Notes
Bacterial RNase P class A from a soil metagenome, 354 nucleotides, folded computationally. The RNAcentral record of the sequence draws on MGnify.
């Protein structure tokens, strides 16, 4: 660095589905009138009954609803390159009355996955990276530091002007005042290339050499990010976009308590708002559509089936105990459903590699 287990096996006693069988009850089911048909309860039998994360809900579809799922605005997310899944979708061909389906060329698609580039780290194996722009603009940088970006003079080299003072003189020159200087000290995570030389009052890319780095071009190599070289250019362009923003791609909301369907059962009242268009999009505005809508106060119900699965209802089952196996253990339990990621985990097993 991958991958895999994640207790076994027998006996007993229990839990919760589905079948099946016998009995017993309902039927305001049905007809030949005691039979069949629905539900119900209980015993019996038979069988199935949590994970590798069911768990975060962090992406991403399916399904289903929101009047058209229509146009903008705001908003959000992603972001090196090249290839990938379920899906969706534009065109183009069949096929079916038709809902619709089938093939094919693109295109769209996760904070996955695979190779791969670049940048860090390591002695290596390898690990890590929200990895588009900081040479558009706008800010921001804590402490310390004089100074945080075309900056800066605290200390120090330097020069000037003063002249306490020394000294026989020449001349030094302390303290203070103007200056020039980024060499050299100190600050800090970062302080406006290095390294040597020339120069200079003292320095400076001020000039030169080589180096490192930038931009423009131009070749070669790669599908592509990109790499490696030649040549000019100015002597240096700092850092942060998980700050705001600029560019490029993409996004309508809400989640099974979604929604559907059936049964029963009531009573209505005030009061606003609406065909000059209300509610109905949800942050906003526009376009179609068009008759109801809202609040409060009273009244009625609080069953069932579907959705829904080769665990699966109700939010509730899926355990326990004993042997044995040298010990028996860790993280932890489904609630729509799939696939991806995270995260938690005793302990084992293989497999390659410094």
């Nucleotide at each position: 660095a991958g991958g895999c287990c994640g207790g076994g096996u027998g006996a007993c006693c229990g839990c919760g589905g589905a079948c099946c069988g016998c009995u017993c009850c309902u039927c305001u089911g049905a007809c030949u009138a005691g039979u069949c048909g629905a539900g119900g309860a209980g015993c019996g039998g038979c069988u199935c009954g949590a994970g590798g994360a069911a768990a975060g809900u962090c992406c991403g579809g399916a399904c289903a609803c929101c009047g058209c799922a229509g146009g903008g605005c705001a908003g959000g997310a992603c972001g090196c390159u090249g290839g990938g899944a379920a899906g969706c979708u534009c065109c183009g061909a069949g096929g079916g009355c038709g809902a619709c389906u089938u093939c094919g060329u693109g295109g769209c698609c996760a904070a996955c996955c695979c190779a791969g580039g670049c940048g860090g780290c390591g002695a290596a194996a390898g690990c890590c990276g929200a990895c588009g722009g900081a040479a558009a603009g706008u800010g921001g940088a804590a402490c310390a530091g004089a100074a945080a970006g075309g900056a800066g003079a605290c200390c120090g080299c330097c020069g000037g002007c003063c002249g306490a003072g020394g000294g026989a003189a020449a001349c030094c020159g302390a303290c203070g005042c103007c200056g020039g200087u980024a060499a050299g000290g100190g600050u800090g995570a970062a302080a406006c290339g290095g390294u040597g030389g020339g120069g200079u009052a003292a320095g400076a890319g001020c000039c030169c050499a080589c180096c490192a780095g930038c931009g423009g071009u131009c070749g070669u190599g790669g599908c592509g990010a990109c790499a490696c070289g030649g040549c000019c250019g100015g002597c240096u362009a700092g850092c942060c976009a998980a700050a705001c923003c600029c560019c490029g791609u993409c996004c309508g909301g809400u989640g099974c308590a979604a929604g559907g369907c059936g049964a029963a059962g009531c009573a209505g009242g005030u009061u606003c708002c609406g065909u000059u268009g209300a509610c109905g999009c949800g942050g906003c505005c526009c376009g179609c559509c068009g008759a109801g809508g809202a609040a409060c106060c009273g009244g009625g119900u609080a069953c069932g089936c579907c959705g829904c699965a080769u665990a699966g209802a109700g939010a509730g089952a899926u355990g326990g105990c004993c042997a044995c196996c040298c010990a028996a253990g860790a993280c932890a339990g489904a609630a729509u459903c799939c696939g991806g990621c995270u995260u938690a985990c005793a302990g084992g097993c293989c497999u390659g590699c410094u």
It matches the Rfam family "Bacterial RNase P class A". From the family's description: Ribonuclease P (RNase P) is a ubiquitous endoribonuclease, found in archaea, bacteria and eukarya as well as chloroplasts and mitochondria. By type it is a ribozyme.